[in-house]
């Protein structure tokens, strides 16, 4: 220098164009002498930025920027 792959809640990941989810973590309840384990219910998100194609974009498509990997 060149090629590929990925960026989504506090973590770890699903989500192939039409209402953003699970898991752990967190909060309150229930239980329980207390806590833990369980239950139940709830908050938490400009989908890494900037443009674009589209009635509609987390996704497609063009560029930056962080990580990873392979070639020189």
């Nucleotide at each position: 220098g060149g090629g590929g792959g990925u960026a989504u809640a506090g973590c770890u990941u699903a989500g192939u164009g039409g209402u953003g989810a699970a898991g752990c973590a967190u909060u309150c309840g229930a239980u329980u002498g207390c806590a833990g384990a369980u239950c139940g219910a709830g908050a938490g998100g400009u989908c890494c930025c900037c443009g674009g194609u589209u009635c509609g974009a987390a996704c497609c498509c063009g560029g930056g920027u962080g990580c990873c990997c392979c070639c020189u």
Description:
This is a predicted structure of a 72-nucleotide RNA (transfer RNA) from Strongylocentrotus purpuratus. The gene name in the source record is tRNA-Cys-GCA-10-1. It matches the Rfam family "tRNA". Gene Ontology term of the family: triplet codon-amino acid adaptor activity. Its mean pLDDT, the model's own confidence on a scale to 100, is 83.